[in-house]
This is a predicted structure of a 162-nucleotide RNA (glmS glucosamine-6-phosphate activated ribozyme aptamer) from an uncultured Rubrobacteraceae bacterium.

Parts: sequence; structure tokens; C1' cells
RNA sequence: AGAGCAAUACAAGCGCCAGGACUCUUGCGGCAAGAUGCGGGAGUCGACGAGGAAGACGUUCAUCGAAGCAUUCGGCGGGUACGUCUCGGCUUCGGGCGGUCGUCAAGGCGGUGACAAAUCCCGGUGGUGACGCCGGGGACAAAGCACCGUUCGGCCCGGAUA
Repeated sequence: AGAGCAAUACAAGCGCCAGGACUCUUGCGGCAAGAUGCGGGAGUCGACGAGGAAGACGUUCAUCGAAGCAUUCGGCGGGUACGUCUCGGCUUCGGGCGGUCGUCAAGGCGGUGACAAAUCCCGGUGGUGACGCCGGGGACAAAGCACCGUUCGGCCCGGAUA
């Protein structure tokens, strides 16, 4: 330097599991044989996607809907949420205050439009099992977004031009 093998890492609606539920196994007890029961060991499950990131600090059940009505229970951690400040955009040609947003850089209201995965159906695969993983098929959201309409976009100072 190259090759082979093995292990670890890969995550941000994300990760984890001391409760709980469930599985296998084992001891005790019990029995005709079992089951229920009590305990040990090893495991499984524990939220379906959409959207969301200037920086620092702080705070914590941090947006939206889908499914279901069964644990998507209960809890821990994290976090793109929120608050303050700074920076930046717009509000203006420049500055300040205020407002609003975050580099695709105002907001409100109304309308229209495209967009999901699980669930479901078909099939495969790993595991004794609880259950895990993969492929194919068809469908359905809301927020936000895009477009259209409408409303609103302040105050002070300065400059330039007419």
C1' cells in the first nucleotide's frame, strides 16, 4: 500500500425502557395429565406519517393531521417549538424606534390546488415464540406551502431628485 473477514456507527416525530403488557424457558407447588398460582433466567412490544434549523442563552406534556377506541398505556432522554438578546431580510434611498419574518427572510381573512405513511390487500423472509424485517398493489389528511382575491404595511430624523 492492497485485499479479505468481523464488529461498531448511521437516528431529530427521533432514540431509549427501571413500570406495564406479552413470549420462551426453568424451579417450586399442584395434578391422572394439565391449567391457574409464586419465583428465577432470556427475550418481544412500547406513535403512522406531513411540516419544521441564522447564533447564543433560558424554558419544557414543542406544530399538524391519519389510524384506532386495543398499550398510539406509563415513563426517561433529546429536539428543528417558544421566550430574551445579537445578527440578518422586508417594512425605505439611509438611520432610529416599532412591526414582521429567517437567507425562497411581513402579517390577517376568504377561495382554489398539488402532496403522506401506517392501517388495508397480495407475497416473501428471520425467529420455538411474543414479534421483527422486506417487496408489490390501491386509497385517504391537516398544518404549512403554491396560486388567486382582499385587507393591512406605522412613527421620527436625514439625504437625493423634481